[in-house]
Context: one part of a larger RNA
């Protein structure tokens, strides 16, 4: 000097950080990923509207809108951990044999059919989870045909391959349900560039032990074959014997890595909490599926080890999300608000979700700041301690008197974090179009969890706010009682055995100060 500290005393205020370093223990509860009716068929529920009905009520997707169902996107981010991992990581630095949804740019297209399955209906097991048969049906769900500018293969003669709508405005016509046709949004579908991201390779660096000297057989290299998005013994067959290693292999042991962070004049030396990036990991073990991305925390399957249900057949279930609870431990927080900002998922949008986040709550944990009073005031009161008894000392300190009102507390007042969306308008794109659409730009109307907030003004009165540790020497700071090698201190030296500045305890006195000290740990 420093700490994610912990302990004792001790505590007034604010501002910013920080707060399970051990049991990668186990886990009640609730909450942490859902979202779109402008993709679809529908219609339990609610509101409306229409019918019947005295009247309960009953009917009816006609409209708002929507449980559940197909269908799309998302769910691979975000958030958490630090068990593994000493190299399939991780920093630098380069590199070819890929790939990349949503995004921007360009080119080409978007034409005609089918033929099922949920939902529902209806029927049957089951305790429950749930499951199964039969019938109806719609799609941007699936699957042929058409056509191919680029694409892919190719023996260069060929040969394969694709798509989906919907929504707004106009609008001939219409069986008033619609709607040729045309435009505007936004989608789907083929291909090339970008851009983001991901995957592989190479070198170098990355802790201890030699009381670990030898390791290795898919090993090391080639062919030929598979396999991947893709280069490799990635895998396989054959074939060659190789390939690493005192510049430390291999084995034990320990550790996620980095920017960094604490020290230090540097050098170095220790750590690697908070934030930032990379990596791994989700109850233990293994697998693959679906997807552009995954071998996926809150998805599937097996297996296991625990908890729970059960009617005994069978089922269910992961907190190293956010709180919370047991439990370990010296030790570490609320089962809080809000989506007002920021940022992410969905949707055209409005909006809906976000325990990302933003804010509050708990704690002197930690850094900064500020209060706790200010001037005067000598009769040096009172008491208290010391004395050589004269006085010294606490001590201007206190009382007094004059003053102030930071914060605390009471009351009024109060920005900024808000910009947008939306709704009226003008201009400009587009377009046949003055529709719709999209940009700019005037106005208008809302939106604040924080918040009883910052910040400002009154009010009232010194009113409500100092502790701790030490005082033999190092090391700033002395006497006096009591104790008697006892009782006790104590970091080193050491103190105590009848005058202890060292032990208790008073009065003094020093340093720190809302802290102070002790532990613990690094430099």
């Nucleotide at each position: 000097a420093u700490u994610g500290a912990a302990c004792g005393c001790u505590g007034g205020c604010g501002g910013c950080a920080u707060g399970c370093u051990u049991u990668a223990c186990a886990c009640a509860u609730g909450c942490a990923a859902g979202u779109c009716g402008a993709a679809c068929g529908g219609c339990a529920g609610c509101a409306c509207g229409g019918g019947g009905g005295c009247a309960a009520c009953c009917c009816u997707g006609g409209u708002g809108g929507c449980g559940a169902g197909u269908g799309g996107c998302g769910a691979a981010c975000g958030g958490g951990u630090g068990a593994g991992u000493a190299a399939u990581g991780c920093u630098u630095a380069g590199g070819a044999a890929u790939u990349u949804g949503c995004c921007c740019a360009g080119u080409a297209g978007u034409g005609g059919g089918g033929g099922a399955c949920a939902a529902c209906c209806c029927g049957a097991g089951g305790a429950a989870a749930c499951u199964c048969g039969g019938g109806c049906u719609a799609a941007u769900a699936c699957c042929g045909c058409a056509u191919a500018a680029g694409c892919c293969c190719u023996u260069c003669g060929g040969g394969g391959g694709a798509a989906a709508a919907c929504g707004g405005g106009g609008g001939a016509c219409u069986u008033c349900g619609g709607g040729a046709c045309u435009u505007c949004g936004c989608g789907c579908u083929a291909u090339u560039g970008g851009a983001u991201g991901a995957g592989c390779c190479u070198a170098a660096g990355u802790c201890g032990g030699a009381u670990u000297a030898g390791c290795u057989u898919g090993u090391u290299g080639g062919u030929g074959g598979g396999g991947u998005a893709a280069a490799g013994g990635c895998c396989u067959a054959c074939c060659a014997a190789g390939g690493c290693g005192a510049c430390g292999a291999u084995c034990c042991g320990u550790a996620g890595c980095u920017g960094g962070u604490c020290u230090g004049a540097g050098a170095g030396g220790a750590c690697g909490a908070u934030c930032a990036g990379c990596c791994a990991c989700a109850c233990u073990g293994g697998g693959a599926c679906u997807g552009a991305g995954a071998c996926a925390c809150g998805g599937c399957c097996c297996a296991g080890a625990c908890u729970c249900c059960u009617a005994c057949g069978g089922g269910a279930g992961g907190c190293a999300g956010c709180a919370g609870u047991g439990g370990g431990g010296a030790a570490u927080a609320u089962u809080g608000g809000a989506c007002a900002a920021u940022g992410g998922g969905g949707g055209c949008a409005a909006c809906c979700c976000u325990g990302a986040u933003c804010c509050a709550g708990c704690a002197a944990u930690g850094c900064c700041g500020c209060g706790u009073g200010u001037g005067u005031g000598a009769a040096g009161a009172a008491g208290g301690c010391c004395u050589g008894c004269g006085g010294g000392u606490u001590g201007u300190a206190a009382a007094g008197c004059a003053c102030u009102u930071u914060c605390a507390g009471u009351a009024g007042a109060g920005a900024a974090g808000a910009a947008a969306a939306g709704c009226c308008u003008a201009g400009g794109g587009u377009u046949a179009a003055u529709a719709c659409c999209c940009c700019u730009g005037a106005g208008u109307c809302u939106u604040g969890a924080c918040g009883u907030a910052a910040c400002c003004u009154a009010c009232a009165g010194a009113a409500g706010a100092a502790g701790c540790a030490c005082c033999g020497g190092c090391u700033a700071a002395c006497u006096c009682c009591g104790u008697g090698c006892c009782a006790g201190c104590a970091g080193c030296c050491g103190c105590g055995g009848u005058a202890a500045u060292a032990c208790g305890g008073a009065g003094g006195g020093u340093g720190c100060a809302a802290g102070c000290g002790u532990u613990a740990a690094u430099c």
A computed fold for a 523-nucleotide part of an RNA from an uncultured prokaryote, annotated as small-subunit ribosomal RNA, 5' domain. Rfam family: Bacterial small subunit ribosomal RNA. The prediction has a mean pLDDT of 85.